The RNA shown here (transfer RNA) has 73 nucleotides and comes from Roseomonas sp. HF4. Its mean pLDDT, the model's own confidence on a scale to 100, is 81.
RNA sequence: UCCCCGAUAGCUCAGUUGGUAGAGCGCGGGACUGUUAAUCCCUAGGUCGUAGGUUCGAGUCCUACUCGGGGAG
Repeated sequence: UCCCCGAUAGCUCAGUUGGUAGAGCGCGGGACUGUUAAUCCCUAGGUCGUAGGUUCGAGUCCUACUCGGGGAG
């Protein structure tokens, strides 16, 4: 210098053919009980890496950039 993959909740990750962003774990509240743990129920939490573009509509498509990982020279 070039190529590929990744970036979404506190963490690990889903998100199909573009149509109102989810799960598990964790935090908080509750049920259960002698108490804790376990189990069960509920709630909160997201400028979807940044900036543009396309579109009626973008996590998803296009471009540039940043960061992380891998490869070629």